[in-house]
Molecule: c-di-GMP-I riboswitch aptamer
Organism: Acetobacterium woodii
RNA sequence: CAGCGAAAAAGGCAAACCUGUUGAAAGAUAGGGACGCAAAACUAAAGGGCCUAAAAUAUGGCAGCCAGUUACCGAA
Repeated sequence: CAGCGAAAAAGGCAAACCUGUUGAAAGAUAGGGACGCAAAACUAAAGGGCCUAAAAUAUGGCAGCCAGUUACCGAA
């Protein structure tokens, strides 16, 4: 440096569901809450895929589907 990921240490995120706000919807957001996560960090026209359908060539969304980019720790 690359790969790998422990019943390790430190720290982190937070599904479903509930409540408020927002949106046509999908969804987003704040609080509560933890199913899980070693990238569950970031990236959504110019990779694929999926969801929604007010307006109609998605022009709206999803990164916790794959992917791309970057990154903490260090047993085997």